Context: one part of a larger RNA
RNA sequence: CUGGGCGUAAAGGGCAAGCAGGCGGACUGUUAAGUCAGACGUGAAAGCUCCGGGCUCAACCGGGAGAGUGCGUUUGAGACUGGCAGACUAGAGGGCAGCAGAGGAGCAUGGAAUUCCGGGUGGAGUGGUGAAAUGCGUAGAUAUCCGGAGGAACACCAGAGGCGAAGGCGGUGCUCUGGGCUGAACCUGACGCUGAGAUGCGAAAGCGUGGGGAGCGAACGGGAUUAGAAACCCCGGUAGUCCACGCAGUAAACGAUGUCCACUAGGUGUUGGGGGGUUAACCUUCAGCGCCGCAGCAAACGCGAUAAGUGGACCGCCUGGGGAGUACGGUCGCAAGGCUAAAACUC
Numbered sequence: 001c002u003g004g005g006c007g008u009a010a011a012g013g014g015c016a017a018g019c020a021g022g023c024g025g026a027c028u029g030u031u032a033a034g035u036c037a038g039a040c041g042u043g044a045a046a047g048c049u050c051c052g053g054g055c056u057c058a059a060c061c062g063g064g065a066g067a068g069u070g071c072g073u074u075u076g077a078g079a080c081u082g083g084c085a086g087a088c089u090a091g092a093g094g095g096c097a098g099c100a101g102a103g104g105a106g107c108a109u110g111g112a113a114u115u116c117c118g119g120g121u122g123g124a125g126u127g128g129u130g131a132a133a134u135g136c137g138u139a140g141a142u143a144u145c146c147g148g149a150g151g152a153a154c155a156c157c158a159g160a161g162g163c164g165a166a167g168g169c170g171g172u173g174c175u176c177u178g179g180g181c182u183g184a185a186c187c188u189g190a191c192g193c194u195g196a197g198a199u200g201c202g203a204a205a206g207c208g209u210g211g212g213g214a215g216c217g218a219a220c221g222g223g224a225u226u227a228g229a230a231a232c233c234c235c236g237g238u239a240g241u242c243c244a245c246g247c248a249g250u251a252a253a254c255g256a257u258g259u260c261c262a263c264u265a266g267g268u269g270u271u272g273g274g275g276g277g278u279u280a281a282c283c284u285u286c287a288g289c290g291c292c293g294c295a296g297c298a299a300a301c302g303c304g305a306u307a308a309g310u311g312g313a314c315c316g317c318c319u320g321g322g323g324a325g326u327a328c329g330g331u332c333g334c335a336a337g338g339c340u341a342a343a344a345c346u347c
Stems, first nucleotide, its partner, number of pairs: 003319004007301002012315001014201003021194003025088001027086005033081002035077008048066004053061002091191001092188003096183004103177007110154001115149007125136002162169002206247006215241002220236004258314006266292011296303002320347003329340004
C1' cells in the first nucleotide's frame, strides 16, 4: 500500500449550505510538473541468486558474475493528466413570459365545539361501566334557552392530493420571504460535482425566565377489576401540552436505502405545466408522486428509469456475540444528559 461490504444479516452521518481536499465538458496553441524513452552517475561491505573453489561432506569460509524494483543529472517525446493563454456552448447560472403549492416568518381576524361564570325554565336525579362504584346534584345538578369570559384546535373541502433539504407544514385575510416546474433560446462562458473539520437547521419529551391555562393529561389521590393490580376500565388531577425569548440536539430523525451524473423493455393510475386536435375523446412532451413488471441484480424477501440494474465522482460507516454505545479521559450543557470511545473478562 492492499480486501469484501453497508434495504432486512455488522454497517448511510437526522438534514443542509459550504472552506480545505478529491474529481471535472469540448477546441486550439504553448509549457514540460506528472508520464514515457535513451545516456551517464549512484545504488558501500556483508547478505541474496548463479558459476566455479577450500576445510574428508555440510554448515561455514574465500573468489568471480548477476540482481539491487530506487534516486540524481542530462538529452529527447508531447498522446494523456496538470500549468498558462485564447476561443466554444451541450454542464451550471442569469434575464424574460407563465404555472401550481398546508414551503417559511409576522400581524390581523372567523365560526363550530368543550369548559367556566351570570340569568330564565324546571324539579330528581345525573354521570360512568362488561357490570359497578368513587364523583356531581334539593345550597337546585343533568336537560334546555339567553347573555358573557377564556384557551386551544381548525369539521366539510381532503385526495394512495400538494409543498419542503430534513425535522415538518392544514380555518381566513394582509405584509415580508425561500424553493420548484414549464416555455421560448436573449445573456454569462465550465462559473461544475462531492465535501474531512468548522457552521446552520433539527419531531416529541425535557430545562431556564416571564406569561397563559379551555380541553387533554405523566406524577399523584380515589373507585373498580384481580390471588395480588405498583396496570389495563372509571371519577378527579399537578407538571406539561399553548405564547415570547434562551438552552438542549436526541428518535424505528425510516425508504431502516448518502449526494450528484450518465445509461438500460414495457404497462397503468395520479399531480402541475407545454404542444397538437374536428375543442373532445384522444395523441404527444417535460417535471413530480404511486402501482405492476422485462432484462439484470439479490441468500431469500424482494428491487426493477423514484434500482437494491450497468458505470463514474466524492463523502460517511462496518469488520463475531456479550461486556457497551458502558468505564476512563476530553469536550459541550443550568441540569437531564449529548458527542467522542476502550479494556479486562467471557461465549